About this RNA:
Predicted 3D model of a 391-nucleotide RNA (Bacterial RNase P class A) from a Flavobacteriales bacterium. The source organism's lineage runs through Bacteria, Pseudomonadati, Bacteroidota, Flavobacteriia and Flavobacteriales.
RNA sequence: CCUGUGCAUCGCUCCACCGCCGCAUUUGCAGAACUGCGGAGGAAAGUCCGGGCAGCGUAGGGCACCGUGCUUCCUAACGGGAAGGGGCGCCACUGGGAACGGUGGCGUUACGGAAAGUGCCGCAGAAAGGGAGACCGCCAUCCGCAAGGAGGGUAAGGGUGAAAAGGUGGGGUAAGAGCCCACCAGCGCCGGUGGCGACACCGGCGGCUUGGUAAACCCCACGGGCUGAAAGACCAUGUAUACCGGGGCUCCGCCGCAAGGCGGAUAAGGGCGGCUCGUCCGAUCCCGGAGGGUAGGUCGAUUGAUCCCGUUGGCAACGACGGGACUAGAUAGAUGGUGGAGGCUCGCCGCAAGGCGGGAACAGGACCCGGCUUACAGAUGCACAGGCUCU
Numbered sequence: 001c002c003u004g005u006g007c008a009u010c011g012c013u014c015c016a017c018c019g020c021c022g023c024a025u026u027u028g029c030a031g032a033a034c035u036g037c038g039g040a041g042g043a044a045a046g047u048c049c050g051g052g053c054a055g056c057g058u059a060g061g062g063c064a065c066c067g068u069g070c071u072u073c074c075u076a077a078c079g080g081g082a083a084g085g086g087g088c089g090c091c092a093c094u095g096g097g098a099a100c101g102g103u104g105g106c107g108u109u110a111c112g113g114a115a116a117g118u119g120c121c122g123c124a125g126a127a128a129g130g131g132a133g134a135c136c137g138c139c140a141u142c143c144g145c146a147a148g149g150a151g152g153g154u155a156a157g158g159g160u161g162a163a164a165a166g167g168u169g170g171g172g173u174a175a176g177a178g179c180c181c182a183c184c185a186g187c188g189c190c191g192g193u194g195g196c197g198a199c200a201c202c203g204g205c206g207g208c209u210u211g212g213u214a215a216a217c218c219c220c221a222c223g224g225g226c227u228g229a230a231a232g233a234c235c236a237u238g239u240a241u242a243c244c245g246g247g248g249c250u251c252c253g254c255c256g257c258a259a260g261g262c263g264g265a266u267a268a269g270g271g272c273g274g275c276u277c278g279u280c281c282g283a284u285c286c287c288g289g290a291g292g293g294u295a296g297g298u299c300g301a302u303u304g305a306u307c308c309c310g311u312u313g314g315c316a317a318c319g320a321c322g323g324g325a326c327u328a329g330a331u332a333g334a335u336g337g338u339g340g341a342g343g344c345u346c347g348c349c350g351c352a353a354g355g356c357g358g359g360a361a362c363a364g365g366a367c368c369c370g371g372c373u374u375a376c377a378g379a380u381g382c383a384c385a386g387g388c389u390c391u
Stems, first nucleotide, its partner, number of pairs: 001387010012342007020039005026033002041362001045373002048371005053228004060277004065224005070084005085111001086109010112219002117217002119213003135158002137154003141150003166184006185209002187206008232299004243289005250265006269281004306325008344359006
């Protein structure tokens, strides 16, 4: 310097005319008019998480079911973010005779438990486990002229496989084997140092060498009520105190001469995501069916876990303090069209200044906010990988 990958930011600006939506002043009886101000996103997409808010009468317990899963911190919370730790992989340098390590960087991680239990590991191979196994081979004995055969020992060498029961070196042995020894790796026990912690390191003892898989069932820990702005609230208008089916139609207290009135409890039944306990509604009652009226308006509806600037704490995510700002609110659903200038970028011409021409991706709210995931022409920055050139 080029290419690629990942992450982050930007992803058009100004003026004029006409058109659209909201708010405000003024004018008008009103419809409306003039003027001024404002008018889509980093993902508005997906509807995958978490909440705010509203309702389900006071929403509680248990089970089922679902979700998460290393540590600490941040946050309203999260399956999110930051910083760390462990595992695995790659690169560079480096210690050792070897086995095997050390330092740094980058990437990745669905990262609780396999000794609670169950299941699975095909084919190949002799054999696929809390320890089985002998195909080739090696050794010893016997038979045999030999080829070869029988029996025993062996798991160091070879073969199969993703994986074959620690590794390197030596001793020992008939041949071998942690059989023994030194070192290395792992595991167990004991002790110490550092760290909030996950963990890391050091020392000692011990031949102890313990398959994998839980994005299989399962076990453990923590968490989870539901619905959703077409949620809901209010105003106006209007109708049918009418009809059918099934079920219930009971008790208590007070007032009253009585008729009856007021209040409480319960029945059948119903509400509370599934089941259950429980709880609530319920006597002019409850459930279901058919039918009738309205569908007009206001709110919810944008002042927020909001945004900007400064100071400050923190490695950072983020927090604290002070100051400033108001920034779509539609409801068949608004921001578009034309012209000019400029900026960015690409191509051509040109020594240069500059000139001519082209281009701009993914894509549009609807209760709101914080995340995740997906899409994205081009430009810029950072990190990493590969290549080329120079020193």